This is a predicted structure of a 350-nucleotide part of an RNA (small-subunit ribosomal RNA, central domain) from an uncultured bacterium. The coordinates come from a structure-prediction model, not an experiment, and the mean pLDDT is 88. It matches the Rfam family "Bacterial small subunit ribosomal RNA". Gene Ontology terms of the family: ribosome and structural constituent of ribosome.
Context: one part of a larger RNA
RNA sequence: UUGGGCGUAAAGGGUAUGUAGGCGGUCUUAUUAGUCUUUUGUUAAAGCCCCGGGCUCAACCCGGGAAAGGCAAGAGAAACGGUAAGACUAGAGGGUGCGAGGGGUGAACAGAACUCAUAGUGUAGGGGUGAAAUCCGUUGAUAUUAUGGGGAAUACCAAAAGCGAAGGCAGUUCACUGGCGCAUUCCUGACGCUGAGAUACGAAAGCGUGGGUAGCGAAUGGGAUUAGAUACCCCAGUAGUCCACGCCCUAAACGAUGUUCUCUAGCUUUGGGCAGAAUCGACCCUGUCCGAGGCGUAGCUAACGCGUUAAGAGAACCGCCUGGGUAGUACGGCCGCAAGGCUAAAACUC
Numbered sequence: 001u002u003g004g005g006c007g008u009a010a011a012g013g014g015u016a017u018g019u020a021g022g023c024g025g026u027c028u029u030a031u032u033a034g035u036c037u038u039u040u041g042u043u044a045a046a047g048c049c050c051c052g053g054g055c056u057c058a059a060c061c062c063g064g065g066a067a068a069g070g071c072a073a074g075a076g077a078a079a080c081g082g083u084a085a086g087a088c089u090a091g092a093g094g095g096u097g098c099g100a101g102g103g104g105u106g107a108a109c110a111g112a113a114c115u116c117a118u119a120g121u122g123u124a125g126g127g128g129u130g131a132a133a134u135c136c137g138u139u140g141a142u143a144u145u146a147u148g149g150g151g152a153a154u155a156c157c158a159a160a161a162g163c164g165a166a167g168g169c170a171g172u173u174c175a176c177u178g179g180c181g182c183a184u185u186c187c188u189g190a191c192g193c194u195g196a197g198a199u200a201c202g203a204a205a206g207c208g209u210g211g212g213u214a215g216c217g218a219a220u221g222g223g224a225u226u227a228g229a230u231a232c233c234c235c236a237g238u239a240g241u242c243c244a245c246g247c248c249c250u251a252a253a254c255g256a257u258g259u260u261c262u263c264u265a266g267c268u269u270u271g272g273g274c275a276g277a278a279u280c281g282a283c284c285c286u287g288u289c290c291g292a293g294g295c296g297u298a299g300c301u302a303a304c305g306c307g308u309u310a311a312g313a314g315a316a317c318c319g320c321c322u323g324g325g326u327a328g329u330a331c332g333g334c335c336g337c338a339a340g341g342c343u344a345a346a347a348c349u350c
Stems, first nucleotide, its partner, number of pairs: 004321003007304002012318001014201004021194003025088008034080001035077009049065006091191001092188003095184005103177007110154001114150008125136002162169002206247006215241002220236004258317006266295011299306002323350003332343004
């Protein structure tokens, strides 16, 4: 390479947009370097295959024949594919009318808790633990009341719930704004799918500059525990956590399950629409479309399990795997302020 795979054994890229490329709906006409048929030439001999023969047989050898494939040229075919032209509406997109939503950005505001300051009441403790101590407190703490300041996060509602491409998103209101679903079948007329490179986004931690800092809290100091205790427990506490702008680009970035399309029993719960029947109207009920869960048939699976949200049956395209260690390391390259990231071996060894 052929082949086989990727939920858990090695293996789905963190996610999307999209370039090249690959693949691509229905009908008609024309054409044809793909495709198919056929002819000729060539592809040394030997070999392989078939028939016959020679060594006593066989291996071996001799004679004859045939075949497939490649290349070149000629003739033909037009179903499929390509190309060109025309048409269509079932894919895709748009219009119109409804609808749900913690989707995003910015601003304003709210209440509880916490903490600080000031003032009042009040007096000897408070705090903390397994028990203690460090610690706070007669310069009046803890407790309690009042006023004021500050920062961060939004109880209940809350859900197997909702939204988002993923990361993720939750007090209330306003402004701006993205996507989605349903109904209608009005418009465009294949405009589609995937997507190497590329680009954008990407939790937490970390970095730069400037702000902010209530609580929490790496580091650090102290108290305990202990043989020791660079820990677990306690008292403090810096960076950080928060904001603005700029970087970093990694995660068990997980459904450990790439995207898109078609098909293949059902039952049940739930979110959002629409229709029918019923009704004064609604609820209930029935059907249908789009999501989110539980169970389960066929089938699949090494098993576990999956099972119309497939890990079932198929198609298109991309990414990835090929024994363990060395190693996601070295070297080189690219990126980064740095931390480091991406790409990525071998010797040796079992």